Predicted 3D model of a 72-nucleotide RNA (transfer RNA) from an archaeon. The sequence was found in a public genome assembly. Its mean pLDDT, the model's own confidence on a scale to 100, is 83. Rfam family: tRNA. The family's RNA type in Rfam is transfer RNA.
RNA sequence: GCCCCAGUAGCUCAGCGGUAGAGCGCUCGCCUUGUAAGCGAGAGGCCGGGGAUUCAAUCUCCCUCUGGGGCU
Repeated sequence: GCCCCAGUAGCUCAGCGGUAGAGCGCUCGCCUUGUAAGCGAGAGGCCGGGGAUUCAAUCUCCCUCUGGGGCU
């Protein structure tokens, strides 16, 4: 220098055109003599950044940033 993959909640990952979910974690409640476990509820993310297409973009296209892999 070229090619490929991944960036989404604190962490690990789904979703792949119609205004974002799960598990764990966190908070509160129930249960217990108490703790853990279990059960219920809740908070938390404008989806790495910018632009384009579209009535509508996490999703398609372009540029760019970060990380990983391959070739030379």